[in-house]
C1' cells in the first nucleotide's frame, strides 16, 4: 500500500438578529380556584425519541391456597430489578484467515402427515440375479433375493471381505449408531474401556403433543385531588312564618331560608421527571456487570414549544428523523466523517 | 398517546385452524339465440396470494421482520 474483518466516539461548526415552550426574579392586572401580561437572566430533544416486539417500575381493578386451560421460552454457566437481552464456555455450520451465523429440549412416549414419481413410503419384488418345474433356443410358471439398475428430498448404518444356488449384519475388521463403566470439568460436554449385530428402524415437533421452567388484568386517555354550573339527599328553622313590592299599615304576588352530606361537567392541580440517572476516579471479575468515593442536574408542553434570515468555513442543496409517565433491551431507517484492535496478500528495510 | 384487525383476478370474497391442484359471485373477452339490443343458454382469459428472510422434499397457509389501510379506547348515563 490494497482487500476484508471487529469495536467505538461524531451526527456540519462558530456568530449576530427575529421568533416559540418550560424555569427563576421584578413589576402590573386578574379568577370560585388555577393564573394572565411585560422586561431581564438562564435553558430547551435523538443515536434511533420510530416500530411498538419483549422486560421492568408506576397506577387502579382482582386475589386465602392450589389446581385446570391457555400463552411465552427452550444446549450449559453466569450477569441483572426483570427479560425472548447481555457476557463466557458446550456442540454444529460458514470462511485461507482475522471472524460470523444456528428457535440448539423430546419423534429409543403416543398420534398425524409424506403431494407427483415410483413395483414399494414404512413397506415392496419393476428390470436384474439365482434355484425348480415346463416348453424349449430364449420364453413362462412358482419360489428366494435387497448386492446392482431406475424413481424420488428420504427406500431397513455405510464401506471392504467371508460365506452363499444368488445374497443379505447371516459373520468379520474399520466407521457410525445405542447401552454401561471410568477419567477430566461446576455443567453442557470431551477422551477412553467394554458390551450390543442395530427392530432404536426415515424425515417432520417454525405438526398435535410429552416434558422442564415461567406468566394475575389492563394500562399515564392509568390513576389521584380541588371544584362555576346542574340535579339530589338530611336536619333544623318558618305557615300569626320568610321573601318581593312599600317610609309604615292594610293589601297582592311567591313558597322559601340556612346548614350539612354525597355526586359531579366546563375549568384547573397532580401523577411529570432526581433516575435500577449521568461523569470521573478505583477496586472486584476473563467478560457482562457489582462496590465504594467525588462531582454534576441534563425538555416537561397539553392542540402541543427547537424554527427564520444574514456572515465565516469545509467534507459543500449536511442523512434518517422530531420527546408526550419513566427506563433496561431487541428491530428497522441513516449522508458521511473520524480512531482503535487483528486478519490475509504483495513491496521495501 | 395505548390497544387490536385486514392484507388472495378490475370489484366484493372462500381457502390458512390440520401444509401438497388457488377457487366463487360480479365484471371482461367470444360464440349461440334475436330484425336488432337486454336477459338467457355455453365456453374462454385474466393471479410473482402486499415485501423480504427462514422452517420443510415442498408455503397463499407455520414463525421472524417491515410496509399499507381501517376500527376502538378520555368523564357519567
Nucleotide at each position: 500500500u490494497a482487500a476484508g474483518u471487529a469495536g467505538g466516539a461524531c451526527a456540519a461548526a462558530u456568530g449576530a438578529u427575529c421568533g416559540c415552550g418550560g424555569c427563576u426574579g421584578u413589576a402590573g392586572c386578574g379568577u370560585a380556584a388555577g393564573g394572565c401580561u411585560a422586561c431581564a437572566g438562564g435553558u430547551g430533544a435523538g443515536g434511533a425519541a420510530a416500530g411498538u416486539c419483549c422486560g421492568g417500575g408506576c397506577u387502579u381493578c382482582a386475589u386465602a391456597g392450589g389446581g385446570c386451560a391457555g400463552g411465552a421460552u427452550g444446549c450449559c454457566g453466569g450477569a441483572u430489578a426483570a427479560c425472548g437481552u447481555c457476557c463466557g464456555g458446550u456442540g454444529g455450520a460458514g470462511g485461507c484467515g482475522a471472524c460470523u451465523c444456528c428457535a440448539a429440549g423430546g419423534c429409543u412416549a403416543g398420534u398425524g402427515c409424506a403431494a407427483c414419481a415410483g413395483a414399494a413410503a414404512u413397506a415392496u419384488a419393476c428390470c436384474g440375479c439365482c434355484a425348480u418345474a415346463g416348453a424349449u433356443u430364449u420364453c413362462u410358471a412358482u419360489g428366494g433375493u435387497a448386492a446392482g439398475g431406475g424413481u424420488g428430498g428420504a427406500a431397513a448404518g455405510g464401506c471392504a471381505g467371508c460365506u452363499u444356488a444368488a445374497g443379505a449384519g447371516a459373520c468379520u475388521a474399520c466407521c457410525g449408531c445405542c447401552u454401561u463403566u471410568c477419567u477430566g470439568g461446576u455443567a453442557a460436554c470431551a477422551g477412553a474401556a467394554a458390551g450390543g449385530g442395530c427392530a432404536u428402524a426415515u424425515g417432520u415437533a417454525a405438526a398435535c403433543c410429552c416434558c422442564a421452567u415461567u406468566c394475575g388484568a389492563a394500562g399515564c386517555a392509568a390513576g389521584a385531588c380541588c371544584a362555576a354550573a346542574c340535579a339530589g339527599a338530611a336536619a333544623g328553622c318558618a305557615a300569626u312564618g320568610c321573601a318581593a313590592c312599600g317610609g309604615c299599615c292594610c293589601g297582592u304576588u311567591g313558597u322559601g331560608c340556612u346548614u350539612u352530606c354525597a355526586g359531579g361537567u366546563a375549568g384547573g392541580u397532580c401523577g411529570c421527571u432526581u433516575g435500577a440517572a449521568g461523569c470521573u476516579a478505583u477496586u472486584g471479575g476473563u467478560a457482562a456487570c457489582a462496590g465504594u468515593a467525588g462531582c454534576u442536574c441534563u425538555a416537561g408542553a397539553u392542540a402541543g414549544a427547537u424554527g427564520a434570515u444574514c456572515a465565516u468555513u469545509c467534507a459543500a442543496u449536511g442523512a434518517c428523523a422530531u420527546a408526550a409517565c419513566c427506563c433496561g433491551g431487541c428491530u428497522u431507517a441513516u449522508c458521511g466523517u473520524c480512531c482503535u484492535g487483528c486478519u490475509u496478500a504483495c513491496a521495501c528495510a | 398517546c395505548g390497544g387490536c384487525g385486514a392484507u388472495u383476478a378490475g370489484c366484493g370474497c372462500a381457502g390458512c385452524c390440520c401444509g401438497g391442484u388457488a377457487g366463487c359471485g360480479c365484471a371482461u373477452c367470444u360464440g349461440g339465440u334475436u330484425u336488432g339490443g337486454g336477459a338467457c343458454c355455453a365456453g374462454a382469459g385474466g393471479g410473482u396470494c402486499g415485501c423480504a428472510g427462514g422452517u420443510u422434499c415442498g408455503a397463499a397457509c407455520c414463525c421472524u421482520g417491515c410496509a399499507u389501510c381501517g376500527c376502538c379506547g378520555a368523564c357519567c348515563a

Annotation: Predicted 3D model of RNase P RNA and transfer RNA as a complex of 426 nucleotides. It holds a member of the Rfam family "Bacterial RNase P class A".